[in-house]
RNA sequence: GGGUCCGUAGCUUAGUUGGGAGAGCACCUGCUUCGCAUGUAGGGGGUCGACGGUUCAAGUCCGUUCGGAUCCA
Numbered sequence: 001g002g003g004u005c006c007g008u009a010g011c012u013u014a015g016u017u018g019g020g021a022g023a024g025c026a027c028c029u030g031c032u033u034c035g036c037a038u039g040u041a042g043g044g045g046g047u048c049g050a051c052g053g054u055u056c057a058a059g060u061c062c063g064u065u066c067g068g069a070u071c072c073a
Stems, first nucleotide, its partner, number of pairs: 001072007010025004019056001027043005049065005
């Protein structure tokens, strides 16, 4: 330098066919306890790596770019 894959909540990640942004753990609050842990009910947290384009509508499609992994040179 070129090819492929990945980037979504604090962490691990689903979302495969363009239309509701979700789950588990973690965190906060209540109940339970003398207190803690466990259990249980509820809650907050995302500008989907960045910028631009296509579209009525983009996490998803296209271009550029950043970071990571891997292969070739």
A computed fold for a 73-nucleotide RNA from Pediococcus pentosaceus, annotated as transfer RNA. The sequence is in RNAcentral, with records from ENA. The source organism's lineage runs through Bacteria, Bacillati, Lactobacillales, Lactobacillaceae and Pediococcus.